RNA sequence: CGAGCCGGCCGGGCGGCCGCGUCAAGUUCAGGAAACUGGGCUUGCCGAGGAAGGUCCGGGCUCCACAGGGCAAGGUGGUGGGUAACGCCCACCCGGGGUGACCCGCGGGACAGUGCCACAGAAAGCAAACCGCCGCUGGGGCGCCGGUUAGCCGGCGUCCGGCGGUAAGGGUGAAACGGCGGUGUAAGAGACCACCAGCGCCUGGGGUGACUCAGGCGGCUCGGUAAACCCCACCCGGAGCAAGGUCAAAAGGCGGUGUCUUCGGACGCCGCUGCGCAGGCGUUCGAGGGCGGCCCGCCCGAGCCUGCGGGUAGACCGCUUGAGGCUGUCGGCAACGGCAGUCCUAGAUGGAUGGUCGCCGGUCGGGAGCAAUCCCGACCACAGAACCCGGCCUACAGGCCGACUCGUCCG
RNA sequence: UCCCGGGUCGUCUAAGGGCAGGACAGUGGGUUUUGGUCCCAUCAAUGGGGGUUCGACUCCUCCCCCGGGAG
Numbered sequence: 001c002g003a004g005c006c007g008g009c010c011g012g013g014c015g016g017c018c019g020c021g022u023c024a025a026g027u028u029c030a031g032g033a034a035a036c037u038g039g040g041c042u043u044g045c046c047g048a049g050g051a052a053g054g055u056c057c058g059g060g061c062u063c064c065a066c067a068g069g070g071c072a073a074g075g076u077g078g079u080g081g082g083u084a085a086c087g088c089c090c091a092c093c094c095g096g097g098g099u100g101a102c103c104c105g106c107g108g109g110a111c112a113g114u115g116c117c118a119c120a121g122a123a124a125g126c127a128a129a130c131c132g133c134c135g136c137u138g139g140g141g142c143g144c145c146g147g148u149u150a151g152c153c154g155g156c157g158u159c160c161g162g163c164g165g166u167a168a169g170g171g172u173g174a175a176a177c178g179g180c181g182g183u184g185u186a187a188g189a190g191a192c193c194a195c196c197a198g199c200g201c202c203u204g205g206g207g208u209g210a211c212u213c214a215g216g217c218g219g220c221u222c223g224g225u226a227a228a229c230c231c232c233a234c235c236c237g238g239a240g241c242a243a244g245g246u247c248a249a250a251a252g253g254c255g256g257u258g259u260c261u262u263c264g265g266a267c268g269c270c271g272c273u274g275c276g277c278a279g280g281c282g283u284u285c286g287a288g289g290g291c292g293g294c295c296c297g298c299c300c301g302a303g304c305c306u307g308c309g310g311g312u313a314g315a316c317c318g319c320u321u322g323a324g325g326c327u328g329u330c331g332g333c334a335a336c337g338g339c340a341g342u343c344c345u346a347g348a349u350g351g352a353u354g355g356u357c358g359c360c361g362g363u364c365g366g367g368a369g370c371a372a373u374c375c376c377g378a379c380c381a382c383a384g385a386a387c388c389c390g391g392c393c394u395a396c397a398g399g400c401c402g403a404c405u406c407g408u409c410c411g
Numbered sequence: 412u413c414c415c416g417g418g419u420c421g422u423c424u425a426a427g428g429g430c431a432g433g434a435c436a437g438u439g440g441g442u443u444u445u446g447g448u449c450c451c452a453u454c455a456a457u458g459g460g461g462g463u464u465c466g467a468c469u470c471c472u473c474c475c476c477c478g479g480g481a482g
Base pairs, nucleotide, nucleotide: 001407002406003405004404006402007401008400009399010398012360013359014358015357016356017355018354020047021046023044024043025042026041027040028039029038030037031036049382053393054392056391057390058389059388060387061240062239063238064237068296069295070294071293074235075234076233077232078092079091080090081089082088093107094105095104096103097102108231109230113229114228115225116224117223130170131169132166133165134164135163136162137161138160140159141158142157143156144155145154146153147152178196179195181193182192183191197221199218200217201216202215203214204213205212206211244317245316246315247314252273253272254271255270256269257268258267259266260265275309276308277307278306279305280304281303288300289299290298324343325342326341327340328339329338330337331336361380362379363378364377365376366375367374368373412481413480414479415478416477417476418475421435422434423433424432429465437453438452439451440450441449458474459473460472461471462470
């Protein structure tokens, strides 16, 4: 210098004007006896993200038995650690890829059982044999030779067939029952031998462990698929902030009371309750509910279900200080954890966080200039909180920093 | 805010690990004097990326799009 690999960080800056939201202060208006409440205006502080996103996992929180037992269903899947927890993260092991830095792996079990393996092929999983090779055999066909009583008989070769041996070779396939060499044999074969690959067992060394190294022995060799059913180990109750809670209002009913009265009642105020009608089921022989897969068990229990009609569509809490951020130090290979100091940083509820101008910055294009540089124009991403966290995944213009690898050249 | 279902020729649909099939539509041809009907041929698809497997529309995973529901 070129090519690459991994990790971390930023993701426009400054200022002017106008505008929006929460909160605080001031002021003004309205209501009210007051406390105070509500509206307007002014000023001030603060005001999106690394993903706020997808809603894919895990938790906190809330309610339902602060959560029970069994079965089913679901999830996870090398080992050790981190964590509130996880399917996340770190380190290591094993397998695969890369010259390398490094990357990828749903990475338990296929001698518990079942299923599937299309086409091709003899055969696709447990034994079998298409071509081939070899042995025995035939009263079969053909040819040759010999003997002939001219009918035939014998022998050899070849073809065809029968019985058997074999799995070396051929061929099919994604995959074919170890590889190569030798002994052996009628031909062959782990049938036997040496070496190698693989599996299992034993002994010894290393490691917490997954695992690994060395030696020995064994039968000589057992297909793939569990992101097919399944088996094993472990985990797992459900719903979700419109969770959940407090207050107000409400139609109708009951009671009290005031006014008016045609004496039937009408209207108003206050208090309690929380609507009306119809049908069905039920009140200890218990409906229904917690319980949203089923059964058991526990608890609550006097109301529940369906249809029709009607009323209220408000306020507050939950709500943002939290497994929180930053700095330093200590422990740890690391993820992370301990301690100390320091900081407070959105809380809307039809949903605020925007618009415009100027300067600077970056990229691209054009022009001027010998050059430094200057001028003009365009563009500057993905996207936006809604209970809160930890992850994963996805989107993203451009930029910065660091570690490392390979190649070439120079010293 | 949360939860479901589904993407296959232009349209409607089948195939549930083993050559993606059918109907209508389109194009060309035949039959007919012409048109229609009918017949033959042809064109045409698994939403996208990655993975498991010998092999993926199908199984797993991540995105994209569409539809529906609850309070």
This is a predicted complex of two RNAs, RNase P RNA and transfer RNA, with 482 nucleotides together.
Model confidence (mean pLDDT): 75 of 100.
It holds a member of the Rfam family "Bacterial RNase P class A". Rfam classes the family as a ribozyme.